[in-house]
RNA sequence: UCCAAGGUAGCUCAAUGGUGGAGCGUCCGCCUGUUAAGCGGAGGGAUGUGGGUUCGAAUCCCACCCUUGGAGCCA
Numbered sequence: 001u002c003c004a005a006g007g008u009a010g011c012u013c014a015a016u017g018g019u020g021g022a023g024c025g026u027c028c029g030c031c032u033g034u035u036a037a038g039c040g041g042a043g044g045g046a047u048g049u050g051g052g053u054u055c056g057a058a059u060c061c062c063a064c065c066c067u068u069g070g071a072g073c074c075a
Base pairs, nucleotide, nucleotide: 001071002070003069004068005067006066007065010024011023012022013021018055026042027041028040029039030038048064049063050062051061052060
């Protein structure tokens, strides 16, 4: 430099144009002799950045940034 996959909650991942969710974790409560487990609830998001298309974008288009893998180049 080129190709491919990816970037969404603290972590791991959904949502393939029509109100952004789940599990784990965090906090509170219930339960329990205590802890753990179990049960219920709460909080947590400018969907990597900037534009564009659209009545409407996490989703489609363009540019850029970052991560992973592969190829290539130099030494």
Notes
Transfer RNA from a Candidatus Sericytochromatia bacterium, 75 nucleotides, folded computationally. NCBI's taxonomy places the organism under Bacteria, Bacillati, Candidatus Sericytochromatia. It matches the Rfam family "tRNA". Rfam describes the family as follows. Transfer RNA (tRNA) molecules are approximately 80 nucleotides in length. Model confidence (mean pLDDT): 81 of 100.